[in-house]
């Protein structure tokens, strides 16, 4: 000097926030993880505020009062 590993940082997992977690990407720059699904298409159709649990916020929709 170059790779791996771990360790610490940081990002990221289709629509907002907080806590845990799992999973992925980065380590000077460039770079990367990720940017939903359906149909041949489309001025066309679906589902869901979570990657998974919780909680708050917002939106829909039903019952009560």
């Nucleotide at each position: 000097u170059a790779c791996c590993g771990c360790a610490c940082a940081g990002g990221a997992a289709a629509u907002g926030g907080g806590g845990u977690c799992u999973u992925c990407c980065u380590g000077a720059a460039c770079c990367a993880a990720c940017c939903g699904c359906c149909g041949c298409a489309g001025u066309g159709g679906c589902u869901g505020a979570u990657g998974a649990c919780u909680c708050c916020u917002g939106u829909u929709c039903a019952c009560u009062u």
The RNA shown here (Fluoride riboswitch aptamer (crcB RNA motif)) has 65 nucleotides and comes from a Flavobacteriales bacterium. Its Rfam family is "Fluoride riboswitch aptamer (crcB RNA motif)". A reference for the family is Baker et al. (2012), "Widespread genetic switches and toxicity resistance proteins for fluoride", Science. Rfam links the family to the GO terms positive regulation of gene expression and response to fluoride. The coordinates come from a structure-prediction model, not an experiment, and the mean pLDDT is 77.